RNA sequence: AACAAAUAUACGCUUAAUCAAUUAUGAGCGGGGGAUCCAAUAUUUUGUACGUAUGUACUAGGGGUGAAUCUCUUAACUGAGUAGGGUUACUUCCAUAACCCGAAUCCGACAGCUAACUCCGUAAGCGUUUUGGGAGUAAAA
Repeated sequence: AACAAAUAUACGCUUAAUCAAUUAUGAGCGGGGGAUCCAAUAUUUUGUACGUAUGUACUAGGGGUGAAUCUCUUAACUGAGUAGGGUUACUUCCAUAACCCGAAUCCGACAGCUAACUCCGUAAGCGUUUUGGGAGUAAAA
């Protein structure tokens, strides 16, 4: 000098996952169930095990949260792509360049949309430095 690690504070990013209070909570944001109408329809009274039982358990069917689907391939959820999603430090739109993600999990045979109504979540994980144009905002002079 460079690199790496740890701690604290500030700032920032993914995300609904923030704020205010402090006696047991509220507000904001986000999700599920749930009429008429509409849609969909005629093998779903349908799957497996146990069982006295309208019960219990499971996950090939089906469905939910999520950007996270789909195609080919592999002994392998192995690899290559891909619908789609994110970041590049005021916000947003259009373009442009680079770098990433493209998971996981829940319900438990069951749910279209859906007013009233009703039930839930508010965790976790990280550390970015292209440029141009339009609109707006803020600060300074």
RNAcentral holds the sequence, with entries from ENA, Rfam and Ribocentre. Predicted 3D model of a 141-nucleotide RNA (c-di-AMP riboswitch aptamer (ydaO/yuaA leader)) from Priestia megaterium. It matches the Rfam family "c-di-AMP riboswitch aptamer (ydaO/yuaA leader)". Rfam's curators write: This family represents a conserved RNA structure found upstream of the ydaO and yuaA genes in Bacillus subtilis and related genes in other bacteria.